[in-house]
Molecule: transfer RNA
Organism: Dunaliella salina
RNA sequence: GCACCUGUGGUCUAGUGGUUAUGAUUUCUCGCUUACACCGAGAAGGUCCCUGGUUCGAACCCAGGCAGGUGCA
Numbered sequence: 001g002c003a004c005c006u007g008u009g010g011u012c013u014a015g016u017g018g019u020u021a022u023g024a025u026u027u028c029u030c031g032c033u034u035a036c037a038c039c040g041a042g043a044a045g046g047u048c049c050c051u052g053g054u055u056c057g058a059a060c061c062c063a064g065g066c067a068g069g070u071g072c073a
Base pairs, nucleotide, nucleotide: 001072002071003070004069005068006067007066010025011024012023018056026044027043028042029041030040031039049065050064051063052062053061
């Protein structure tokens, strides 16, 4: 330099154009317990990597860029 893959809460992750973006974990509150842990209930936490485009509508499709990875030279 070329080709391909990946990017979504603090962390991991689901989501093949349409309701408030899914679940786990984490943190906090309450219940349970003599107490802690476990368990149960609730809450907090996301400008879906960035910019632009297509569309009535984009996390999803297209173009460019950034970061990481794999292969080739």